A computed fold for a 529-nucleotide part of an RNA from an uncultured bacterium, annotated as small-subunit ribosomal RNA, 5' domain. The prediction has a mean pLDDT of 82. The RNAcentral record of the full RNA draws on ENA and SILVA.

Context: one part of a larger RNA
């Protein structure tokens, strides 16, 4: 210079950005994942209706009790998309993990987008709810009933798939593209009320992913050999898929002083700091990539996970227990305890933005946006301006009736209000949309008219009013380095980054006055360069 830093003394404000570098230690407490009734069966609660009694009585209304899913809508339940995104965190990892550059004629791909066909006919069932058994509980088991876009049969069906037969083009190779012919497989879902929302099958795009390869990618030879699924082959199994991925058998190979194994440390890159550069150092905050989710394994479901707020075993560790046996994962946001020189609120909002489900209104959203702490940083403001010399007092210094130096500094006079502090105006902007009705054009866009939505906020900002009024310090003064003198102390107290000062005249200790340098900071200590 420089930092996510700490400390010591000081502190008036704005606006931006930043904030557990340690124990990938343990976590009380809320809160971060939902959502559709335009899927379905129903009806716990809740409001509405309709209807039966009762009571009061302004003889038709009010309250209360009962019935009825009848209507709005809606707890649990079946089902459908989502929970694999966001958010955290860096503990493993020296590796195709990152980066970069090619390749897959060896692969996948849900919502979206185009295109072309289709959505027929049919069955059994189980959740809930109802009845019971059982357990302290967390649950668990039986029995009866039902439904559906849940599940299942069966038709039909291609430029689908496998097989077997034959043509074409075409590639660097194993092939690949497209044609003909037999055989055999495999689809579909309906809402709600007139238009829409879906379902199913193929082709292709989009976008996501998954594999292979050159090169690059830290120490240490006080680490020299290393490897038996190793290395190749064939044959099978398995994968979206290609391989020793896995398995039989055969062969004996593959790595290695161009550092193999082996130790040791570490998430990688954009970038960031430095330095003229070359090149050193880091990798906090943002951004892409990769690992993890108490340790360790293991899979299910799904287009995708071997899965942070899912399962399943095993452990350690909390915490319930009627001792039979359960129940839990903050490295999500806030918080707590520990650990440490050291890092913040158990805040508000879904108004923007973005994601999840919905036709749609909307619902969730500790993503996000805002607000609270904290000089930790960066940038702006401001602590006034302007005249005043009897060059005042007072204070320090000298060669001491006298000078000097604080110093226009101060009194003192005039002006000015940023900012402070009162009142006051400000529903600025941040907005695009959303409902609804019309109009164009021609089937989902555009315009108009009306509606309606701001958390942060009565903020930001603007006037006005009052008065310099509310705001200055830290470090240092031998040399290096800009800035000196008295006193005090006397190898004592003590200063120090180095060279060094102090033993009676200390410009180096303390103090005072005076300067020099930074300034809302100023030093110190600690890391880079």
């Nucleotide at each position: 210079g420089a930092u996510g830093a700490a400390c010591g003394c000081u502190a008036g404000c704005u606006a931006c950005a930043g904030g557990c570098u340690u124990a990938a230690c343990a976590c009380a407490u809320g809160c971060a994942a939902g959502u559709c009734g335009a899927g379905g069966g129903g009806c716990a609660g809740c409001a509405u209706g309709u209807u039966g009694g009762u009571u009061g009585c302004u003889u038709g209304c009010a309250a209360c009790c009962g019935a009825u899913g009848a209507u709005g809508g809606c707890g649990a339940c079946c089902g459908g998309c989502g929970c694999a995104c966001g958010g955290g965190u860096g503990a493993g990892u020296a590796a195709c993990g990152c980066g970069u550059a090619u390749c897959c004629a060896a692969c996948u791909u849900g919502g979206c987008u185009u295109a072309u066909a289709c959505u027929u006919a049919g069955g059994g069932a189980u959740a809930a709810c109802c009845c019971g058994u059982u357990g302290a509980a967390a649950g668990a088991c039986g029995g009866c009933c039902u439904a559906a876009u849940a599940c299942c049969u069966a038709a039909u069906g291609g430029u689908u798939u496998a097989u077997a037969a034959u043509g074409g083009u075409u590639g660097c190779a194993u092939g690949a593209c497209u044609g003909u012919u037999a055989u055999a497989a495999u689809a579909a879902a309906g809402a709600u009320u007139u238009a829409u929302c879906g379902g199913u099958a193929u082709a292709a795009g989009a976008u996501a992913g998954g594999g292979a390869u050159g090169c690059g990618u830290c120490u240490g030879a006080u680490u020299a050999g290393u490897u038996a699924g190793u290395u190749g082959g064939u044959g099978a199994g398995g994968u979206a898929a290609c391989g020793g991925c896995u398995c039989a058998c055969c062969a004996a190979g593959g790595c290695a002083u161009c550092g193999a194994u082996c130790a040791g440390u570490a998430g990688g890159g954009g970038u960031u700091c430095u330095g003229a550069g070359a090149g050193g150092a880091a990798g906090g905050u943002c951004c892409c990539c990769c690992a993890c989710a108490u340790u360790g394994g293991a899979a299910c479901u799904g287009a995708g996970a071997c899965a942070c707020g899912g399962u399943c075993c095993a452990a350690a560790c909390u915490c319930c227990u009627a001792c039979g046996g359960g129940a839990g994962g903050c490295a999500g946001c806030a918080g707590u305890g520990a650990g440490g020189a050291a890092u913040a609120u158990u805040g508000g909002u879904c108004a923007a933005u973005g994601g999840a489900c919905g036709u749609a209104a909307g619902u969730c959203u500790g993503a996000a946006c805002c607000a609270g702490c904290c000089a930790a940083g960066u940038a702006g403001c401001g602590u006034g301006c302007a005249g005043g010399a009897u060059g005042a007092c007072g204070g320090c210094c000298c060669u001491a009736u006298g000078g000097g130096u604080u110093g226009u500094a101060a009194a003192c006079u005039g002006c000015u209000u940023u900012u402070a502090u009162g009142u006051g105006a400000g529903a600025a902007u941040a907005a695009a949309g959303u409902u609804a009705a019309c109009u164009a054009c021609g089937u989902g866009u555009a315009g108009u008219u009306a509606u309606u939505u701001g958390c942060a906020u009565g903020u930001a900002u603007c006037a006005c009013a009052u008065g310099a009024a509310u705001a200055a310090g830290g470090a240092c003064c031998g040399g290096c380095u800009a800035a000196u003198u008295c006193c005090g102390u006397g190898c004592c107290a003590g200063c120090a980054g180095c060279c060094g000062c102090g033993g009676u005249a200390a410009u180096a200790c303390g103090g005072a006055a005076g300067g020099u340098c930074c300034a809302g900071g100023c030093g110190u200590u600690a890391u880079c360069c």